[in-house]
Molecule: c-di-GMP-I riboswitch aptamer
Organism: Thiobacillus sp.
RNA sequence: GGCCGUGCAGGGCAAACCCGUCCAAAGGCGGGGACGCAAAAUCACCGGUCUAAAGGGCCUCGGCUCCAUGACGGCGGGAUUGCAAAA
Numbered sequence: 001g002g003c004c005g006u007g008c009a010g011g012g013c014a015a016a017c018c019c020g021u022c023c024a025a026a027g028g029c030g031g032g033g034a035c036g037c038a039a040a041a042u043c044a045c046c047g048g049u050c051u052a053a054a055g056g057g058c059c060u061c062g063g064c065u066c067c068a069u070g071a072c073g074g075c076g077g078g079a080u081u082g083c084a085a086a087a
Stems, first nucleotide, its partner, number of pairs: 012037002017032006035074001041080003045077003048072003055066004
C1' cells in the first nucleotide's frame, strides 16, 4: 500500500397505513409516516410472483377461463456502481 473483516462516527433508503394523483388493474409518482435494509443504489438478462385492458375460448349473455405486450429491483440469481471503518 492492497484485500478481507467487524465496531465507532457521519449519515442513506423507506414497509404497512393515510392524503393527493396517474392507471382497466397490478402497480407507479408526490407528501406524511417507519416495518425494516450494509447495497432496501441502478438494470427486467434468467427464474419466480402479481394484474388481465385489448385479444382468444366457453356461456344460462349475469359472467367464467386462457394469455403479457403491463408490473414487482423491499422474491431469488446475475450484471454495474458506491460511503466509512479501529481491533